The RNA shown here (transfer RNA) has 73 nucleotides and comes from a Patescibacteria group bacterium.

[in-house]
RNA sequence: AGGGGUGUAGCUUAGUUGGUAAAGCGUCCGUCUCCAAAACGGAAGAGCGUAGGUUCGGUUCCUACCACCCUUG
Repeated sequence: AGGGGUGUAGCUUAGUUGGUAAAGCGUCCGUCUCCAAAACGGAAGAGCGUAGGUUCGGUUCCUACCACCCUUG
């Protein structure tokens, strides 16, 4: 330098024939307990790597760039 892949809550992931984002773990609160753990119930937390484009509407399609991984020479 060329090619390919992945960027979504603190972490691990789901969600794409485009229609206002879900789960597990973790955190916090409560019930229970002498206290704690476990269990059970509940709550908060991300607008989806960045910037544009298309569209009534973009996490999803298109373009460029950034980060990381793989690969060719």
It matches the Rfam family "tRNA". Rfam links the family to the GO term triplet codon-amino acid adaptor activity. It is annotated as a transfer RNA. The prediction has a mean pLDDT of 83.